[in-house]
RNA sequence: AGGGGCGUGGUGAAGUGGUAUCAUAAAGGUCUCCAAAACCUUUGGUCCAGGUUCGAUUCCUGGCGCCCCUGCCA
Numbered sequence: 001a002g003g004g005g006c007g008u009g010g011u012g013a014a015g016u017g018g019u020a021u022c023a024u025a026a027a028g029g030u031c032u033c034c035a036a037a038a039c040c041u042u043u044g045g046u047c048c049a050g051g052u053u054c055g056a057u058u059c060c061u062g063g064c065g066c067c068c069c070u071g072c073c074a
Stems, first nucleotide, its partner, number of pairs: 001070007010024004018054001026042005047063005
């Protein structure tokens, strides 16, 4: 430098245009002599900026970051 993939709660993932979901973690509660486990509740998220659209996590453009492959220099 070229090509490809990825970016969603604290963490790991799902979501092919119409209320963002699951697991785990955290906080509170029930239970228990205490704790663990189990059960219930709550908190918290779409990388950024534009565009298309009645409506964007989803489609388009640019940027940023991470990973993989190829090439060049040393």